The prediction has a mean pLDDT of 80. Transfer RNA from a marine eukaryotic metagenome, 69 nucleotides, folded computationally. It matches the Rfam family "tRNA".
RNA sequence: CGGACGUAGUAUAGAGGUAAUACGUGAGCUUCCCAAGCUUGAAUCGAGGGUUCGAUUCCCUCCGUCCGC
Numbered sequence: 001c002g003g004a005c006g007u008a009g010u011a012u013a014g015a016g017g018u019a020a021u022a023c024g025u026g027a028g029c030u031u032c033c034c035a036a037g038c039u040u041g042a043a044u045c046g047a048g049g050g051u052u053c054g055a056u057u058c059c060c061u062c063c064g065u066c067c068g069c
Base pairs, nucleotide, nucleotide: 001068002067003066004065005064006063009023010022011021012020017053025041026040027039028038029037046062047061048060049059050058
């Protein structure tokens, strides 16, 4: 200097109209107890601007990680 990526605790999906799945985690049921199983809950768009009626999504800048030179 150029490129890619950044979404719950972890791993990932999503793609302009209220953000989702798995594992994990809280509560309840079940069990003599544990585990497993079932039901239910909490928790997320890196930061700041711009466009738009509306941005996680599009644009710009910054920050961080990775790759190349």